[in-house]
Context: one part of a larger RNA
RNA sequence: CCAGAGACUUCCAGUGGGAAGCGAAGACCCCGUAGAACUUUACUGCAGCCUAUUAUUCUAAUCUGGUUACAGGUGCAGAGCGUAAGUGGGAGACUCCGAUACCUAACUUCCGGGUUAGGUUUAGUCGCCAAUGUAACACCACUCAUUUGCAGCCAGGUCGGUUACCCUUUUAGGGGACAGUAGUAGGUGGGCAGUUUGGCUGGGGUGGCACCCUCUCGAAAAGAUAUCGAGAGGAUCCAAUGACCAACUCAUCCAGGUUGGAAAUCUGGAGUAGAGGAUAAAGCCAAAAGUUGGUCUGAAUAGAUUCUGCAUAGCGAGGAAUCUAUACAUGAAAGUGUGGCUUAAUGAACCCUGGUAUCUCUCUUACUGAGAGUCCAGUCUGAUAGAAAAGUUACCUCGGGGAUAACUGAGUUGUGUCGGGUUAGAGCACCAAUCGACCCCGACGCUUGCUACUUCGAUGUCGGCUUUACCUAUCCUGGCUGUGCACAAGCAGCCAAGGGUGCAGGAGUUCACUGAUUAAAAGGUAUCAUGAGCUGGGUUCACAACGUCGUGAGACAGUUGGUGUGAUAUCUACUGGAAG
Numbered sequence: 001c002c003a004g005a006g007a008c009u010u011c012c013a014g015u016g017g018g019a020a021g022c023g024a025a026g027a028c029c030c031c032g033u034a035g036a037a038c039u040u041u042a043c044u045g046c047a048g049c050c051u052a053u054u055a056u057u058c059u060a061a062u063c064u065g066g067u068u069a070c071a072g073g074u075g076c077a078g079a080g081c082g083u084a085a086g087u088g089g090g091a092g093a094c095u096c097c098g099a100u101a102c103c104u105a106a107c108u109u110c111c112g113g114g115u116u117a118g119g120u121u122u123a124g125u126c127g128c129c130a131a132u133g134u135a136a137c138a139c140c141a142c143u144c145a146u147u148u149g150c151a152g153c154c155a156g157g158u159c160g161g162u163u164a165c166c167c168u169u170u171u172a173g174g175g176g177a178c179a180g181u182a183g184u185a186g187g188u189g190g191g192c193a194g195u196u197u198g199g200c201u202g203g204g205g206u207g208g209c210a211c212c213c214u215c216u217c218g219a220a221a222a223g224a225u226a227u228c229g230a231g232a233g234g235a236u237c238c239a240a241u242g243a244c245c246a247a248c249u250c251a252u253c254c255a256g257g258u259u260g261g262a263a264a265u266c267u268g269g270a271g272u273a274g275a276g277g278a279u280a281a282a283g284c285c286a287a288a289a290g291u292u293g294g295u296c297u298g299a300a301u302a303g304a305u306u307c308u309g310c311a312u313a314g315c316g317a318g319g320a321a322u323c324u325a326u327a328c329a330u331g332a333a334a335g336u337g338u339g340g341c342u343u344a345a346u347g348a349a350c351c352c353u354g355g356u357a358u359c360u361c362u363c364u365u366a367c368u369g370a371g372a373g374u375c376c377a378g379u380c381u382g383a384u385a386g387a388a389a390a391g392u393u394a395c396c397u398c399g400g401g402g403a404u405a406a407c408u409g410a411g412u413u414g415u416g417u418c419g420g421g422u423u424a425g426a427g428c429a430c431c432a433a434u435c436g437a438c439c440c441c442g443a444c445g446c447u448u449g450c451u452a453c454u455u456c457g458a459u460g461u462c463g464g465c466u467u468u469a470c471c472u473a474u475c476c477u478g479g480c481u482g483u484g485c486a487c488a489a490g491c492a493g494c495c496a497a498g499g500g501u502g503c504a505g506g507a508g509u510u511c512a513c514u515g516a517u518u519a520a521a522a523g524g525u526a527u528c529a530u531g532a533g534c535u536g537g538g539u540u541c542a543c544a545a546c547g548u549c550g551u552g553a554g555a556c557a558g559u560u561g562g563u564g565u566g567a568u569a570u571c572u573a574c575u576g577g578a579a580g
């Protein structure tokens, strides 16, 4: 000097591993005393509709019922001449304007009779008295019941009319006090509207109540103390199961004793509670707090304080204890008694109901009446310091949350995989060639759980395809050892990760099953490697259908169809190239 290679620097073109890359205050999930839409036998209403009634709305007939007035009729236990409604007056009353008697007709009847009308006759008839009886009759007045007639009014039914009103083809016709309209009342009423649809919670839902109280343990020897911690209870019961006083002693066992037995009642003995005390548990109790008997109602009224409820801030109802006053119970008395031996057995305001005081206020002529109030008691909220309240949303929306679920990751490792200790047993004998129960000890972090630590102002979610690197607990190939290794073929173990570990069928499948081969058809890791590389079959939008469930809106780890996979690469990384 020439040629080649490498390092470094700069640049060009590519690829798409990383920047939990960019894009969008996550649509899934939960929360909010957030929203909207839809549903209904959620709650409360409003239209609409139905019915009744009033007004608009006037008139005739008839029927039924009611009421009032008027004119009549009727009113029977038995006794009594007899058909006595009741009370009062009453000694007379009626009668030629026809009494009495008879005849005819009608009505009525308790079948005895009674009333009215007409005819004949012509002068008396009835009452008082007497008798009977609760009551005494003629005549008059009033009243009651029932009934007839007539009239008025009211209500209803039926059938009409025409003038309001309405309709139409408008000199007319049709309908007609109905309809329509308005008021009031009852019913119906997702047609429409406003709302509600709880909380706790090892995510939420389903389940449950750990949502109000009591006891024991947990609870760590003061007190207090949590979990969807463990074991049990309460929302009553009792007029005696309460108060006082007196007497007594229980459970159980032993001995004895007619029927009588293991066990009935009786006698004697032992008996610290092994019984009982309404009910859970704990504490407490023997001349009692238990059992039996006697007398009672303190399971009183009014007020005060303290404790608890609620430890050490505040907090109601409720509960308990102590005391004062009054009136009581019991006991000889001292005393005891403000329910149950103690700790559970509970409930605000409003409304309503009842009560109390000769209280307060308003109205009223009125201390008359009505209303309101004060005080006491009762009826309720168990989501228990107490709204009056059903669902769906995949058509969804907003605000938030990694305070909270569904992937990955992290922790743990019950479950899973792999291994070890010990040696019963199998292996003809023999634990250990090989297999190995019970029990015990580990490794791994591949399965499935658990936790909820990271991420909800987003780390793209199953499987397949593609491509690369790694691990060994080795399936094949290699080197060895033991054998219940003759050889061959095996079985088991040690070293070893260089290379290999394939094809096909149906299913989206991973997995699994199957077929023919093969030396063998091993297992895993890399954000269950790999969607700014592909695919999009599955899951997991809208829309649509089936089955099932639901009254319904809708729902379903049930099924089925379903048109969307963003982006021009800044840095880094890698591949190829160029220059110095």
Base pairs, nucleotide, nucleotide: 008580009579010578011577012576013575014574015573017572018571019570022566029401030400031399032398034397035396036393037392038391039390042195043194044193045192046191048188049187050186051185052184053183054182055181056180058161059160061158062157063156064155065154066153067152068151070149071148072147073146074145075144082137085143086142087141088140089139092126093125094124101120102119103118104117105116106115107114108113165175166174167173168172198211199209200208207228212234213233214232215231216230217229235384236278237340238339242296243295244294245293246292247291248290250274252270253269254268255267256266276285277284279345281343282342283341300326301325302324303323304322305321306320307319308318328337329336330335352378353377354376355375357374359373360372361371362370363369409453410451411450412449414448416444417443418442419441420440421439425435426434462537463535464534465533467529468526469525470524471523472522475500476499477498478495479494480493481492482491483490503515504514505513543561544560545559546558547556548555549554